[in-house]
Molecule: TPP riboswitch aptamer (THI element)
Organism: Jiella mangrovi
RNA sequence: UGAUCGUCCACGGGGAGUUCUGCCAAGGAACUGAGAGGCCGCUAGCGCGCGGCGACCCGUCGAACCUGAUCCAGUUCAUACUGGCGUAGGGAUGGAAGAAGGCCGUGAA
Numbered sequence: 001u002g003a004u005c006g007u008c009c010a011c012g013g014g015g016a017g018u019u020c021u022g023c024c025a026a027g028g029a030a031c032u033g034a035g036a037g038g039c040c041g042c043u044a045g046c047g048c049g050c051g052g053c054g055a056c057c058c059g060u061c062g063a064a065c066c067u068g069a070u071c072c073a074g075u076u077c078a079u080a081c082u083g084g085c086g087u088a089g090g091g092a093u094g095g096a097a098g099a100a101g102g103c104c105g106u107g108a109a
Stems, first nucleotide, its partner, number of pairs: 001101001004099002007096004011059004017031005038053005065090003071084004
């Protein structure tokens, strides 16, 4: 020095589905998944409808997530899954110490 590699710190982005039951409500059961809403508040009250915190995933080398999209094909009870769309359009980053490697200098032989 360090474009490679993880680690740490701070900050930021994001989603929460399907089926059955139930009065299509609350609640309960099952499935997939990293995660399927754990806690608090707002509200006359209920509901993640909204806000804050948390868990989880992701941060430009970016399919985390959003749009197209109530998309197309296969598959499934359905979601999920596989392929396409997709070299599509968007999408949230700074710092610190260190390791490999590289470079420079010095010493010895």